This is a predicted structure of a 111-nucleotide RNA (Guanidine-I riboswitch aptamer) from a Terriglobia bacterium. NCBI's taxonomy places the organism under Bacteria, Pseudomonadati, Acidobacteriota, Terriglobia.
[in-house]
RNA sequence: GCAACACGCGGCUAGGGUUCCGGCAAGCCGGCGGCUUGUGUCUGGUCCGAGAGCCGCAGCCGGCGGGGCAAACAUCCCGCCGGUACACGGCGGGACAAAAACCCGGGAGAG
Repeated sequence: GCAACACGCGGCUAGGGUUCCGGCAAGCCGGCGGCUUGUGUCUGGUCCGAGAGCCGCAGCCGGCGGGGCAAACAUCCCGCCGGUACACGGCGGGACAAAAACCCGGGAGAG
């Protein structure tokens, strides 16, 4: 310097906080309940959620087979098999109610 979609979507989890639900505490009321305030140093439900976590789908690459086209090749379509490796990582900032392994970011940096 060149070459790679080191790509995308969905589900789940590690993890995350506190808008809502619930729990707990205090106070009030017309009191088997209701309302207000506080609390995530409340296990939870809703919610957010991984490049370096899991699963699936799609895409891409390689091989084989088939179809049509025009005799063949190629382009195009379909199917099957295989591959899609590796990956230590701040500080700080950002969004949503808020936080995070989310986004900046396979970044800075290190090896």
It was read from a public genome assembly, where an Rfam model found it.